Model confidence (mean pLDDT): 89 of 100. Predicted 3D model of a 350-nucleotide part of an RNA (small-subunit ribosomal RNA, central domain) from an uncultured bacterium.

Context: one part of a larger RNA
RNA sequence: CUGGGCUUAAAGGGCGCGUAGGCGGGCUGUCAAGUCUGGGGUGAAAUGCCGCGGCUCAACCGUGGAACUGCCUUAGAUACUGACGGCCUCGAGGAAGGUAGGGGCAUGCGGAACUGUAGGUGGAGCGGUGAAAUGCGUUGAUAUCUACAGGAACUCCGGUGGCGAAAGCGGCGUGCUGGACCUUUUCUGACGCUGAGGCGCGAAAGCGUGGGGAGCAAACGGGAUUAGAUACCCCGGUAGUCCACGCUGUAAACGAUGACGACCAGGUGUGGGGUGGUUCAGUCCAUUCCGUGCCGCAGCUAACGCAUUAAGUCGUCCGCCUGGGGAGUACGGCCGCAAGGUUGAAACUC
Numbered sequence: 001c002u003g004g005g006c007u008u009a010a011a012g013g014g015c016g017c018g019u020a021g022g023c024g025g026g027c028u029g030u031c032a033a034g035u036c037u038g039g040g041g042u043g044a045a046a047u048g049c050c051g052c053g054g055c056u057c058a059a060c061c062g063u064g065g066a067a068c069u070g071c072c073u074u075a076g077a078u079a080c081u082g083a084c085g086g087c088c089u090c091g092a093g094g095a096a097g098g099u100a101g102g103g104g105c106a107u108g109c110g111g112a113a114c115u116g117u118a119g120g121u122g123g124a125g126c127g128g129u130g131a132a133a134u135g136c137g138u139u140g141a142u143a144u145c146u147a148c149a150g151g152a153a154c155u156c157c158g159g160u161g162g163c164g165a166a167a168g169c170g171g172c173g174u175g176c177u178g179g180a181c182c183u184u185u186u187c188u189g190a191c192g193c194u195g196a197g198g199c200g201c202g203a204a205a206g207c208g209u210g211g212g213g214a215g216c217a218a219a220c221g222g223g224a225u226u227a228g229a230u231a232c233c234c235c236g237g238u239a240g241u242c243c244a245c246g247c248u249g250u251a252a253a254c255g256a257u258g259a260c261g262a263c264c265a266g267g268u269g270u271g272g273g274g275u276g277g278u279u280c281a282g283u284c285c286a287u288u289c290c291g292u293g294c295c296g297c298a299g300c301u302a303a304c305g306c307a308u309u310a311a312g313u314c315g316u317c318c319g320c321c322u323g324g325g326g327a328g329u330a331c332g333g334c335c336g337c338a339a340g341g342u343u344g345a346a347a348c349u350c
Base pairs, nucleotide, nucleotide: 004321005320006319008303012318014201015200016199017198021194022193023192025088026087027086028085029084030083031082033081034080035077036076037075038074039073040072041071042070049065050064051063052062053061054060091191092188093187094186095185096183097182098181099180103177104176105175106174107173108172109171110154114150115149116148117147118146119145120144121143125136126135162169163168206247207246208245209244210243211242215241216240220236221235222234223233258317259316260315261314262313263312266295267294268293269292270291271290272289273288274287275286276285277284299306300305323350324349325348332343333342334341335340
């Protein structure tokens, strides 16, 4: 290289935008680069193959042939690919009219709870556990009422429900803003798909500077438990959790399932929209498009299972795998303030 694979056995990049490249809808004309056919030239000899022959055979050698799958050139063919031109609308996109939504950013507001502070009532306990103790409390706690302050998170609604590319997104209002879906004509006329590099986004933890700090809580202190208890339980408690800006760039970043397109029985929920019928009623029924679940046929699968949201049948492009350990380590490169990340071996061993 050929070949086989990637839900769970090794293997889908965390996600997007997009460069090169690869691939690319229907009709038609021209060219003839790829492609195909014929002719010509060349493709040294030796080697290899086939026939015949020479050493007694063979190795070895001689001779003839084919071959040398290639390249060049010439004449032609034009289905397919390609190049150039014309046309088309079903792919893609634009416009118009609607719809739903925790999509994003900023800003303002709200109530409950919590903690603290001040004051009132009250007077001995509270708290905590398996049981306790540490802890808090007559300098008046716990409980209860009032006021004020502060920070963080938004109960119910809430849903195999919605939105987003993923990470993720949930109190209410306002402003700015991205995307999706539906409908009917209309417009552009293949403008498309994928995407090595690249660029951007990227939970939590962590880092830098400055702020903030109610609750919670690594570390840490104490009380228990225990043979011990560097834990599980309890009382405290600092980073952190929050905000702004800047880094980090990882994850069981999971559907452990790359993206796009086409095709291939159904049944039943649910979210958004359209159409027709029906109703007191967006009430019910039918149908259709988009999403999201469950069940299930064919088919697939090692099995489990998947099954129009495929793991079925195919096409295009990218990423990745090749026994376990050593090891996601070492060395080097690149990135980072650091922590570390990324790329990524070998010896040796089974």
Rfam family: Bacterial small subunit ribosomal RNA.